[in-house]
Context: one part of a larger RNA
RNA sequence: GGCACAUGGUGAAUGCCUAGGCGAUGAGAGCCGAUGAAGGACGCGGCAGGCUGCGAUAAGCUCCGGUAAGGUGCCGAACAACCUUUGACCCGGAGAUUUCCGAAUGGGGGAACCCACGCGUGGUAAUGCGCGCGUAUCCCUGCCUGAACACAUAGGGCAGGAGAAGGUAAGCAGGGGAAGUGAAACAUCUCAGUACCCUGAGGAAAAGAAAGAAACCUCGAUUCCCUGAGUAGCGGCGAGCGAAACGGGAUGAGCCUAAACCGAAUAGAUGUUACUGCUUGCAGGCCAAGUCUAUCCGGGGUUGUAGGACCUGUUCUGGUACCACUGCAAUGAUACCGGCGAGUUACAAAGUCAGCGGUUAGCGGAAGUCCGUGGAAACGGACGCCACAGAGGGUAAAAGCCCCGUAUGCGAAAACUGUUGGCCUCGCUGGACAGGUUCCUGAGUACGGCGGUACACGUGAAAUGCCGUCGGAAUCCGCGGGGACCACCCCGCAAGGCUAAAUACUCCUCAACGACCGAUAGUGAACUAGUACCGUGAGGGAAAGGUGAAAAGUACCCCGGAAGGGGAGUGAAAUAGUACCUGAAACCAUGUGCCUACAAGCGGUUAGAGCAUUGCUUGCAAUGUGAUAGCGUGCUUUUUGCAUAACGAACCGGCGAGUUGCUCGUAUCUGGCAAGGUUAAGCGAUGAGUGGAGCCGAAGCGAAAGCGAGUCUUAACAGGGCGUAUUAGUCAGAUGCGGCAGACCCGAAGCCGAGCGAUCUAUCCAUGGGCAGGGUGAAGCGAGGGUAAGACCUCGUGGAGGCCCGAACCCACUUGGGGUGAAAGCCAAGGGGAUGACCUGUGGAUCGGAGUGAAAGGCUAAUCAAGCUCGGGUAUAUCUGGUUCUCUCCGAAAUAUAUUUAGGUAUAGCCUCAUGCGUUUAGUUAUGGCUGUAGAGCACUGUUUGGGCUAGGGGCCCCACCAGGUUACUGAACUCAGACAAACUCCGAAUACCAUAACUCCAGAGCAUGGGAGUCAGACUGCGGGGGAUAAGCUUCGUAGUCGAGAGGGAAACAGCCCAGACCAUCAGCUAAGGCCCCUAAAUACUGACUAAGUGGAAAAGGAUGUGCGAAUGUACAGACAACCAGGAGGUUGGCUUAGAAGCAGCCAUUCCUUUAAAGAGUGCGUAACAGCUCACUGGUCAAGUGUUCGUGCGCCGAUAAUUCAACGGGGCUCAAGUCAGUUGCCGAAGCUAUGGAAGCGCAGCUUGCUGCGCUUGGUAGGAGAGCAUUCCGUAGCGGUUGAAGCGGCGGCGGUAAGCCAGCCGUGGACGCUACGGAAGAGAGAAUGCCGGUAUGAGUAACGAAAGGGAAGCGAGAAACUUCCCCACCGAAUGCCCGAGGUUUCCUGGGCAAUGCUAAUCAGCUCAGGGUAAGUCGGGACCUAAGCCGAGGCCGAAAGGCGUAGGCGAUGGACAACGGGUUGAUAUUCCCGUACCACCAUCUUGCGUUUGACCGAUGGGGGGACGCGGUAGGGUAAGCAGACCCUGGCGAUGGUCGACCAGGGACAAGCGAGUAGGGCGGCUCUUAGGCAAAUCCGGGAGCCAUUAAGCCUGAGACGCGACGUCAGCCGAAAAGUUACAGUAGGCGAGCUGCCGAACCCAUGCCGCCAAGAAAAUCCUCUAGGGAGUAAUGAUGGUGCCCGUACCGAAAACCGACACAGGUGGGCAGGUAGAGAAUACCAAGGUGAUC
Repeated sequence: GGCACAUGGUGAAUGCCUAGGCGAUGAGAGCCGAUGAAGGACGCGGCAGGCUGCGAUAAGCUCCGGUAAGGUGCCGAACAACCUUUGACCCGGAGAUUUCCGAAUGGGGGAACCCACGCGUGGUAAUGCGCGCGUAUCCCUGCCUGAACACAUAGGGCAGGAGAAGGUAAGCAGGGGAAGUGAAACAUCUCAGUACCCUGAGGAAAAGAAAGAAACCUCGAUUCCCUGAGUAGCGGCGAGCGAAACGGGAUGAGCCUAAACCGAAUAGAUGUUACUGCUUGCAGGCCAAGUCUAUCCGGGGUUGUAGGACCUGUUCUGGUACCACUGCAAUGAUACCGGCGAGUUACAAAGUCAGCGGUUAGCGGAAGUCCGUGGAAACGGACGCCACAGAGGGUAAAAGCCCCGUAUGCGAAAACUGUUGGCCUCGCUGGACAGGUUCCUGAGUACGGCGGUACACGUGAAAUGCCGUCGGAAUCCGCGGGGACCACCCCGCAAGGCUAAAUACUCCUCAACGACCGAUAGUGAACUAGUACCGUGAGGGAAAGGUGAAAAGUACCCCGGAAGGGGAGUGAAAUAGUACCUGAAACCAUGUGCCUACAAGCGGUUAGAGCAUUGCUUGCAAUGUGAUAGCGUGCUUUUUGCAUAACGAACCGGCGAGUUGCUCGUAUCUGGCAAGGUUAAGCGAUGAGUGGAGCCGAAGCGAAAGCGAGUCUUAACAGGGCGUAUUAGUCAGAUGCGGCAGACCCGAAGCCGAGCGAUCUAUCCAUGGGCAGGGUGAAGCGAGGGUAAGACCUCGUGGAGGCCCGAACCCACUUGGGGUGAAAGCCAAGGGGAUGACCUGUGGAUCGGAGUGAAAGGCUAAUCAAGCUCGGGUAUAUCUGGUUCUCUCCGAAAUAUAUUUAGGUAUAGCCUCAUGCGUUUAGUUAUGGCUGUAGAGCACUGUUUGGGCUAGGGGCCCCACCAGGUUACUGAACUCAGACAAACUCCGAAUACCAUAACUCCAGAGCAUGGGAGUCAGACUGCGGGGGAUAAGCUUCGUAGUCGAGAGGGAAACAGCCCAGACCAUCAGCUAAGGCCCCUAAAUACUGACUAAGUGGAAAAGGAUGUGCGAAUGUACAGACAACCAGGAGGUUGGCUUAGAAGCAGCCAUUCCUUUAAAGAGUGCGUAACAGCUCACUGGUCAAGUGUUCGUGCGCCGAUAAUUCAACGGGGCUCAAGUCAGUUGCCGAAGCUAUGGAAGCGCAGCUUGCUGCGCUUGGUAGGAGAGCAUUCCGUAGCGGUUGAAGCGGCGGCGGUAAGCCAGCCGUGGACGCUACGGAAGAGAGAAUGCCGGUAUGAGUAACGAAAGGGAAGCGAGAAACUUCCCCACCGAAUGCCCGAGGUUUCCUGGGCAAUGCUAAUCAGCUCAGGGUAAGUCGGGACCUAAGCCGAGGCCGAAAGGCGUAGGCGAUGGACAACGGGUUGAUAUUCCCGUACCACCAUCUUGCGUUUGACCGAUGGGGGGACGCGGUAGGGUAAGCAGACCCUGGCGAUGGUCGACCAGGGACAAGCGAGUAGGGCGGCUCUUAGGCAAAUCCGGGAGCCAUUAAGCCUGAGACGCGACGUCAGCCGAAAAGUUACAGUAGGCGAGCUGCCGAACCCAUGCCGCCAAGAAAAUCCUCUAGGGAGUAAUGAUGGUGCCCGUACCGAAAACCGACACAGGUGGGCAGGUAGAGAAUACCAAGGUGAUC
């Protein structure tokens, strides 16, 4: 270290539970708000953090009811103090109070804050101060006032108004209105009038009482449901879109106006008694009558078979009073009584009372005991009881009878509400009919043209409605409609309005329910949840339940600083101990048994020794381990093909994917009824039922009219097509598949809409700030020279510049580091700009197809070729990945055609299932047929080599022309010989194919119809071809096989090769390929050869006297070949050439002749040339073969790939263990056989679920079938505290498997199971899945710039804390002070769990307590800039935009306090001292009271008031020095009382006076300007002055302030040794010189061009006001709100951090130095949290 077992830890699964959700049902309610909402902020408790409640009357106050003995809400206990039968607490009803914000409304504003005014009131001597009420805008009504312009109007003002505003889930109406998507692209179209934005209203909204629908019949407002119907239609006639009427139901309701006409009033006009009129008749009378116009009111009137007005006529019908100029009569009007009718949702409108109900608190409400077990009884047993109550919940477990309840019955002072009636209110009391002619019946309307749009209807033949625009009617003898239009006919009456119910929805209340969830589920949220947290913001958005019956929550003891633990105790249980029920797995340990240190790999499986344990029947079995041996490269996905070094997974647990809807379609199965079947909505009790509208079928044909067992075609017949004859449907349920929906799950980049963002960054606007120091030396000016005058030159002065060098500051060029950083852009060293187009603070403006951009597609919050957030939205994805239990049967494809198609799809092919047919299939044989390939051939078509022959052509000769000659030139045709062909064939197979017959075969053969698929990337091998290079593990066809989807044996290993097709079991047998020396099963078998190369056990051209065999041809016993001996000669040194050439440099030659056994005018070596040595050739010796060539077997060389062998699997092999030929055995597979078993199919039989027989059973995609398990429901049963589920383990099986067990042990402590049927959130290993836990890496990297050492202290503990000493670092900062931002971090005391990169006694941590004091500082009560808001106003579909008056708004203007002291923590704030500002009152003095003291604008004027650069001078601060003064010191060691050492020698505002310096003329008169006026300003004139006077401004110095404070020294009491303290108190010098600012004079002065805020405070002028008022001084008084702690170049801000980054302004010591560079120091700070 491994395996096993045991015991633990960690961890949270599982089981059980539910306090919370989800869904739907029935009722109710359907609004709240200026009487201040919704929603908040801040408060309120004895102690009080969150929630709840409430509001300064603050977990509450009053009254009325109910209930009741206990209360002071919950988390969350205790204490304290109280209340309560004189009724507390609690519940209900009605009131009171109700801070501040918010529509927010007095004004403002950065919500919860600031500032007011008027009236009233409290208080003060008075101001200041407190309290109450009122004060917004718009609209409406009334009144007052009142312009241009006379009346009038606009405008202004006042009063009144429960007027409006704002909020609100879904539903509703209207105004605007997308895109992703679909169309496999896309533009019309679709998505869709959807999403979204806006406006408005209501409990519903909208619509609505026909200018309708229809069709010659009729209906009779609207809305909603069913149906009609996926019909009619629309439609790139694509995708798709898609009615209406009729019919069946729900509900049910109808009305009011305009006009004609009559009357009254008002105004205007006309007009004067003549007409007309005053109801009519007659008579009289009347001028305020009349007539016309306009407005308003009352009556009248309201429809289409037209209606109404007016007039006339007919008819019927209560009463009284009064009026109509007068009288009489008639008529009319009004009022009252009576009668009739109606009404609170429309048609008019307020209510009130009573009765009966309901809602908002409540009350009554039956019936059980004992025994047993147990911690506990409701369980079990026994014996009872109630029930209009056996719903449900609780009680220590499972309760009808214990508790709450339930059935049922009862109940309201008050408020609200329903219904009925009375009172009340309104109407009628004159209608009906007939006739007449005139009048009326909704105008810029209907309608038309054009442009759009809505209608299902896309411009179409396009009716109808609506909008825009231009035209523009009729008037009942009229007008509109009936889908262009016209006619006839029919229906209706527009251009005004109201209207309940049936319908939609649910933020909310109550009741009850669920084959809904049960803590990764169900809401995001069971718990402090829209919380924590993230983001500038819009917005995003978690995790987290369980002790026990009861806290009985462990007294006491021990260890420990604590945490924690051990005893003891409680409890049924503590392994239930607040990290708490159960407590799985990963992971981490401890103990025991076995194994393991020569051993290589998917770690298993088969065999198996030894050891240990257990059991007993004592030698066996079981269990654990496993030495050794054989075989053996995970899973999934994707692929032709994966151990692959192709993808995915660290591990474990939980979650995680074909679902649901539809009168949809189709097929199959089951069921009902059947020539019929069936209802939908609705009604009904959520029932039975009812409901026949409607749908499908029973008849078809035709384009249709239409006809009909036929019909169409045709003039007709015939023929033909489709039908009949051959007839089953329909309604449900289930299943398969399809359609429409997100449609199996996860996944884009993107598109569109509405919003949120310029705290980053870009540009701009406004207002402020910053830039050490050094250098250069423009213009101008001055002087000199020069000139006629200039120009010009020189010197000086001067101080320009997108000038130079260089810090701060800004930028970011180089190199290095860093790169799981210190840092999501930094560090180090260098670099660029650094008075400018510079940098920067604060406030503001501009934004998403938009902004901004000195332009890089840069930047717009760590995001940019179109930001971010939410929404459309589950966009779409021909793409990738994933897709969860088992078994059985069958089983593919990688092809054709088409395709904006090629990795997709459709149809066919191939698979499967069902039904039907019934051998139709296949193989072999035979017979017959078809054909043009292989081969072959050259007859055709072409190509082609050589020869012959030869027309023609060319050259040469000749040639006047014609002709001719010749030719190693060319050459058709012809001919001879020889060839080639996929697109040649005179020929031509084998196969294949077709047909017929027979035989074999009986099978998951074949064919047809229908349901369901998958497949369209194929791979290699053999053969036949094409392409290529007769390359490719290449590509592409055909054909066969295998793989794919196929295991087994062989080929060492090795998808595609060889053999062979795995149902299961067997320690049986036989074989195939291939093998038989060992590894390794079987022959060291046999016979005969070959090979010597380890060939075998890689390879070519080519090469070789390797070797075997065969053949041919020489030669040879007349003696060959080889060897040895000998010869190898002469002419001649052949000739030529040559210096020489003699066989042998070269050339020539019929290269000859001779002697010979033989010998070349010479095969080599050699010489300068000769010589010499050889060869050929000959003889001898020897003795039998010896050469050459060809063919063939096996070998050799050719032969270099990179670290030894590495090209037999290895060892090793040589008469093989190689090769060839042959023989006999054996081995060898999941093949075959044997034995047993299982299942499927077929056939047969019968006891119809069994038997027998036969065959079959590899399998991916895929089809078909049968089961297992999980959760819940119904029915019937059963188990459980004597112990359910779950969890850990053992054992068993009835099973082929998924699995199961009413078997056992342990844990656990309350539920669970069986059978049958039903319903699904129904099975996990993979999705770079999601969530949680836990490993590994690993005790590894790191611990974030930097110096620490010593001693002492506190403490359980000290490298880090405290104190002291030494050392070190910063010092234009690492010091000090402001602003922003943060928001208690500040101080003190206690503490150390967590935080701190370590420790911690320490802390910016934790707990508790404390701390911020202002008339003068900053802000407000003052002002204005950019910009913002904005009464009226203008513009705009809406939302809204702009903007006047006016207001807000600092980064600017204005404005009054200084010094010292003091605390643990504050100070210009407290204290001391000394000041100043505003106001109030009193005193003093002056002036005045209409002959005007004084005040004085919201108006006029001045002023405020401004750039950049440069700059002399005068000062001050600061510094330095000092022999001077003060205080202290006098030395561990030589010297030191000295010209020694150390420190100090200082001071404000204010008041007084006014210096250096700077600036300015004064007076009088007049005046058309300054919106009125002016004595002011401006204009004009005159006088005086012009070195000045005068006035204004102005640092500093000086005096007072200061008898004070300050370094240092001395120093009490209380108290006791310096610390309550170095406190109270006391002493105390305060001079001189040098240097000298960027500060002050100074907003000055000089120069320059780019010409450099506004308003108020202030001064002055009048308008005006005006009776008391002004001024100096004194005295007294008043003086509000907010900020104020602390950090602040950083550990407290922005950067996720105690982060090497970033962050505006001020102060500015010493030495050296030009310097704020740099170096070292001071004050001061620090030593960086391993």
Molecule: large-subunit ribosomal RNA, half A
Organism: Thermoleophilia bacterium